[in-house]
The RNA shown here (Bacterial RNase P class A) has 344 nucleotides and comes from Rhizobacter sp. SG703. The coordinates come from a structure-prediction model, not an experiment, and the mean pLDDT is 76. The organism belongs to Rhizobacter, within Bacteria. It matches the Rfam family "Bacterial RNase P class A". Rfam classes the family as a ribozyme.
RNA sequence: GAAGCGGGCCAGACCGCCGCUGGUGCAAGGCCCGAAAGGGCGCACUGGAGGAAGGUCCGGACUGCACAGGGCAGCGUAGCAGCCAACGGCUGUCCACCGCGAGGUGAGGAUCAGAGCAACAGAGACGAGUCGCCGCAUCGGUCGCAAGGCCGGCGUGGCGGGUGAAACGGGCAAUCUCUACGCGCAGCAAUACCAAAUAGGCACACGUUGAUUCGGCCCGAGGAGUGUGCGGGUAGGUAGCACCGAGCCGGGCAGCGAUGCCCGGCCCAGAGGAAUGGCGGUCACGUUCCCGCGCCGCAAGGCAAGGGGAUGCACAGAAUCCGGCCUAUCGGUCCGCUUCACAC
Numbered sequence: 001g002a003a004g005c006g007g008g009c010c011a012g013a014c015c016g017c018c019g020c021u022g023g024u025g026c027a028a029g030g031c032c033c034g035a036a037a038g039g040g041c042g043c044a045c046u047g048g049a050g051g052a053a054g055g056u057c058c059g060g061a062c063u064g065c066a067c068a069g070g071g072c073a074g075c076g077u078a079g080c081a082g083c084c085a086a087c088g089g090c091u092g093u094c095c096a097c098c099g100c101g102a103g104g105u106g107a108g109g110a111u112c113a114g115a116g117c118a119a120c121a122g123a124g125a126c127g128a129g130u131c132g133c134c135g136c137a138u139c140g141g142u143c144g145c146a147a148g149g150c151c152g153g154c155g156u157g158g159c160g161g162g163u164g165a166a167a168c169g170g171g172c173a174a175u176c177u178c179u180a181c182g183c184g185c186a187g188c189a190a191u192a193c194c195a196a197a198u199a200g201g202c203a204c205a206c207g208u209u210g211a212u213u214c215g216g217c218c219c220g221a222g223g224a225g226u227g228u229g230c231g232g233g234u235a236g237g238u239a240g241c242a243c244c245g246a247g248c249c250g251g252g253c254a255g256c257g258a259u260g261c262c263c264g265g266c267c268c269a270g271a272g273g274a275a276u277g278g279c280g281g282u283c284a285c286g287u288u289c290c291c292g293c294g295c296c297g298c299a300a301g302g303c304a305a306g307g308g309g310a311u312g313c314a315c316a317g318a319a320u321c322c323g324g325c326c327u328a329u330c331g332g333u334c335c336g337c338u339u340c341a342c343a344c
Stems, first nucleotide, its partner, number of pairs: 001340010012283007020048007030041004050315001054326002057324005062187004074183005079093005094108001095106004109178002114176002116172002131160006138153006191239004201230006213221002247266008285312007294303003
């Protein structure tokens, strides 16, 4: 230098203006929405997407229901050892395969329990036995005067080409199955609390000896309900829900490692028709066009510091939270290692 292998990091930076949304503080007085529950409005300070927030594949936290114990069914996992809250995840290692190598991949328990399966080729493919040839013995037919020849059946012995991954010896468990182990079911639209209107329900009281009602009282009219309280559910609201965690950053120790322990520091989005944005400027980066200090060349032309214009800046967008896996991703950068070539 070329070609690769493994891993880490970034995901434009800064400034100004205008917005959206959460929190804290001040103010506690007022106003608005609402029947209520509850929510909103001011000022200041401050937080505001990701490495995958994605797919919703696996595991957990949390919540409700169920639950003495055991078994069946169903689903899942599978070398060995370990890590972890848990896992189908991760680490180490053995074996098999791929690669010259760095490395990569693995659905890697069991086929003396049972069943099932095997394209093409081949006589024959999982049932067992048989396709061809030869010998011997025997039976039948036929030819022949005869010796004998030919054909066929059956028995027995021997030999064999070729097919194919595999030809009575194996393979496949990514077919059922067996073995061992694990799993109760549902999911934040979980769930808990507050709580209308309307229509049911329950209790008490009044009422055909006329209640309630007809504007307050009396008369009168009218004719079967009325009043109060309680309770469940719905709309709506609040919590769950985001300041304390399987948390993040740095260091040390133990361990090959996953990881664990200790010390110090930090508080880091929280809506719910769903905020995290828009505009302008400067710089950086990519692509392309133009100019071009200069260099090479006879020339055509090539390289090129620097400057200017245009354009672009991926995949993607939190929704209860967390650990993984998988998938998408313009580009940039760093570390370790391998093979080859060259130089010293």